Two RNAs folded together computationally: RNase P RNA and transfer RNA, 465 nucleotides in total. Rfam match: Bacterial RNase P class A. The coordinates come from a structure-prediction model, not an experiment, and the mean pLDDT is 77.
RNA sequence: CCAGACGGCCGGAUGGCCGCUCCCGGACAAGGGCGAAAGCCGUCCGGGGGAGGAAAGUCCGGGCUCCACGGAGACACGGUGCCGGGUAACGCCCGGCGGGGGCGACCCCAGGGACAGUGCCACAGAAAGCAAACCGCCUUUGCGUCUUCGGACCCAGAGGCAAGGGUGAAAGGGUGCGGUAAGAGCGCACCGCGCCGACGGUAACGCCGGCGGCACGGCAAACCCCACCGGGAGCAAGACCAAAUAGGGACGGCACGCCUUCGGGCUCGCGGGUUUCCGCGCCGCCGUCCGGGUAGGUCGCACGAGGCGUCCGGCGACGGACGUCCCAGAUGAAUGGCCAUCCCCCGGGCAACCGGGGACAGAACCCGGCUUACAGGCCGUCUGGCGCU
RNA sequence: GAUCGCUUAGCUCAGCCGGUAGAGCAACUGACUUUUAAUCAGUAGGUCGAGAGUUCGAAUCUCUCAGCGAUCACCA
Numbered sequence: 001c002c003a004g005a006c007g008g009c010c011g012g013a014u015g016g017c018c019g020c021u022c023c024c025g026g027a028c029a030a031g032g033g034c035g036a037a038a039g040c041c042g043u044c045c046g047g048g049g050g051a052g053g054a055a056a057g058u059c060c061g062g063g064c065u066c067c068a069c070g071g072a073g074a075c076a077c078g079g080u081g082c083c084g085g086g087u088a089a090c091g092c093c094c095g096g097c098g099g100g101g102g103c104g105a106c107c108c109c110a111g112g113g114a115c116a117g118u119g120c121c122a123c124a125g126a127a128a129g130c131a132a133a134c135c136g137c138c139u140u141u142g143c144g145u146c147u148u149c150g151g152a153c154c155c156a157g158a159g160g161c162a163a164g165g166g167u168g169a170a171a172g173g174g175u176g177c178g179g180u181a182a183g184a185g186c187g188c189a190c191c192g193c194g195c196c197g198a199c200g201g202u203a204a205c206g207c208c209g210g211c212g213g214c215a216c217g218g219c220a221a222a223c224c225c226c227a228c229c230g231g232g233a234g235c236a237a238g239a240c241c242a243a244a245u246a247g248g249g250a251c252g253g254c255a256c257g258c259c260u261u262c263g264g265g266c267u268c269g270c271g272g273g274u275u276u277c278c279g280c281g282c283c284g285c286c287g288u289c290c291g292g293g294u295a296g297g298u299c300g301c302a303c304g305a306g307g308c309g310u311c312c313g314g315c316g317a318c319g320g321a322c323g324u325c326c327c328a329g330a331u332g333a334a335u336g337g338c339c340a341u342c343c344c345c346c347g348g349g350c351a352a353c354c355g356g357g358g359a360c361a362g363a364a365c366c367c368g369g370c371u372u373a374c375a376g377g378c379c380g381u382c383u384g385g386c387g388c389u
Numbered sequence: 390g391a392u393c394g395c396u397u398a399g400c401u402c403a404g405c406c407g408g409u410a411g412a413g414c415a416a417c418u419g420a421c422u423u424u425u426a427a428u429c430a431g432u433a434g435g436u437c438g439a440g441a442g443u444u445c446g447a448a449u450c451u452c453u454c455a456g457c458g459a460u461c462a463c464c465a
Base pairs, nucleotide, nucleotide: 001385002384003383004382005381006380007379008378009377010376012342013341014340015339016338017337018336020050021049022048023047024046025045026044027043028042032041033040034039052360056371057370059369060368061367062366063365064234065233066232067231077230078229079228080227081226082096083095084094085093086092097111098109099108100107101106112225113224117223118222119219120218121217134165135164136161137160138159139158140157141156142155144153145152146151173191174190175189176188177187178186192214193212194211195210196209197208199206200205238299239298240297241296248290249289250288251287252286253285254284257266258265259264268281269280270279271278272277306325307324308323309322310321311320312319313318343358344357345356346355347354348353390461391460392459393458394457395456396455399414400413401412402411408445416432417431418430419429420428438454439453440452441451442450
């Protein structure tokens, strides 16, 4: 210098002017304004706060709230799945183990169990899980052909084999040597696999030695088995205050109706029925009160597994101690606009400079993660190659 | 804000405990008809929303995205 790996950080800066929202203090207006009530607050001045690393997707885990429920366990359903640790918890994170990839830094892995059972392995192929034999190799019998008389070959039959060919994703240990009629873990060496023992490690596992000639293919992101976890719903959860209209209940008055001894009295009515009861119809009008819900309003709702700094423990995730800070809270929904200088990118120009542009995206109960989107830039550590000294 | 569901041919839908994708309508060609329609015969048309993973093999199983749609408060 080129190419690359990993980790961390930023996400335009400064100033001026004009606004928006929330909080605090002061002044003015008070027997105040809006509203039925509940409840909410105007103007000016001063001070303070005001989007993110993902606020997103809503994929996990919690807090919080309501509902259900004697405790515990079991069944069903769902999820997770090497080992150890971290954490409030997790499917997250850290460290290790094993496997795979890369020359390397480093990266990737849903990574328990297939001798508990069931199921599947299409097509092709002889055979797909009890293994099997199409071509082939070898021995042998019979008939025949040729012959250099050693034998070679064709056809048919009997038997042995699984080395080679072929099919397939996969053909049942691999390579080599020996061995054999041809072959074969048939024998041996190494590798793989399984079992046992010793050692190291908390463990996953590693390593060493011995034994077994290999029986035991793959799929569990198929059912399933084992271990562990999970009660359900979600801030439109939920709590409180509480109109108008309609409807529910209670009481009172009036009208109609009925009775009348004309003074007044009775209060849903009608039909069936001895009462209880059954069926049908009408909210008669007005007033007062009660209770429920809606519109509306308030709370939930901003001090929290909180941020920052220093020190200590730990390889690390993280934990502890001390100090310090208060840091969005809207509800048609604020967090913005303009100007100037600088920064970055694109285009033009020799240049001065001119023109255009500023990624993804925007809180809504809160928090810890994961995933996804993202212009451009900065820092650190490391790897490979080339060149120079 | 929260909870669910669906994407397969031009349209409407099957296929979803894996084995290479179909039906109806529509389109095109031919026949019948004077012609059209109807009818008959035939043909074409699919990255199964996208990308990864598991598997020998994925429309189907798993994960992550994209698009579209539905529902929610209170009373009866």